About this RNA: The prediction has a mean pLDDT of 84. A computed fold for a 72-nucleotide RNA from a bacterium, annotated as transfer RNA. It was read from a public genome assembly. Its Rfam family is "tRNA". Gene Ontology term of the family: triplet codon-amino acid adaptor activity. It is annotated as a transfer RNA.
RNA sequence: GCGCGUGUAGUUCAGUGGUAGAACAUUCGCCUGAUAAGCGAAAGGUCCUUGGUCCGAUUCCAAGCACGCGCA
Numbered sequence: 001g002c003g004c005g006u007g008u009a010g011u012u013c014a015g016u017g018g019u020a021g022a023a024c025a026u027u028c029g030c031c032u033g034a035u036a037a038g039c040g041a042a043a044g045g046u047c048c049u050u051g052g053u054c055c056g057a058u059u060c061c062a063a064g065c066a067c068g069c070g071c072a
Base pairs, nucleotide, nucleotide: 001071002070003069004068005067006066007065010024011023012022013021018055026042027041028040029039030038048064049063050062051061052060
């Protein structure tokens, strides 16, 4: 330099056009003599950035950025 892939909650990941979810972690409550475990609840996201298409974009398209893989 060229090609491909990934980017969503603190972490690991789902979601493939109609106002974003799970698990773990965190906080609170229940339980216990007390902790752990278990049970219940809550909080936590300008969906990497910019632009385009569309009535409507995390989702489709383009460019850029970061990371990974391959080729040279």